[in-house]
RNA sequence: ACAGAUAAAGCCAAACCUGCCGCAAGACAGGGACGGAAAGCUACGGGUCUAUUAGAUAGCCGAGCUGCCUUGA
Numbered sequence: 001a002c003a004g005a006u007a008a009a010g011c012c013a014a015a016c017c018u019g020c021c022g023c024a025a026g027a028c029a030g031g032g033a034c035g036g037a038a039a040g041c042u043a044c045g046g047g048u049c050u051a052u053u054a055g056a057u058a059g060c061c062g063a064g065c066u067g068c069c070u071u072g073a
Stems, first nucleotide, its partner, number of pairs: 002072001003070002011036002016031004021026001034059001040065003044062003047057004
């Protein structure tokens, strides 16, 4: 710098429920686990959604940056 297993120790956390914020999509906190090997970060390009100027979505795709473990190489 690659790779990701019938491995080990861990990590994150969908839907749904409760609270709270928002016109809304949805965000945040707690509970909860469908899943994830970047489901860490960035709204830059596309898509989808909301809408009133404007926003949301990174767990839709692409791109950029960063990181843990280790059989293999």